[in-house]
RNA sequence: GAUUUAUAAAGAAGAAGGGAGAGACUAGGCUCAGUGAACUUCUGGCAACCCGUCUGCAAAGCAGACCCCGGUGCUAAUUCCUACCCCAGGCGGUGCCUGUUUAGGGAAAUAUAAACC
Numbered sequence: 001g002a003u004u005u006a007u008a009a010a011g012a013a014g015a016a017g018g019g020a021g022a023g024a025c026u027a028g029g030c031u032c033a034g035u036g037a038a039c040u041u042c043u044g045g046c047a048a049c050c051c052g053u054c055u056g057c058a059a060a061g062c063a064g065a066c067c068c069c070g071g072u073g074c075u076a077a078u079u080c081c082u083a084c085c086c087c088a089g090g091c092g093g094u095g096c097c098u099g100u101u102u103a104g105g106g107a108a109a110u111a112u113a114a115a116c117c
Stems, first nucleotide, its partner, number of pairs: 001117001003115006013043005021032003026083004044075003049071002052066006079109001084106003088102006
């Protein structure tokens, strides 16, 4: 890096370094940021994907509990929101088409885990 599966509305911050940007990419919006962003390190925390332990079912397996120790992950805002498709409504133009806006559903993309190449 490719593929497959699962998850993404909940949860969890302090310090030191750093010095102007950050929120994946493009566009629009919105937000965070010299009362110090990204990033790095340390310490803590959250969670329960893998591992582990335990319980239930006859079992493959599935479900649940714990998670102190192990492998990751995460620790502003829903994956910050929208973009493509479906559907319902509001408003405007107009005349059955179109613009705009709001809610809902789905897809795509992205992220993370596990398996595999």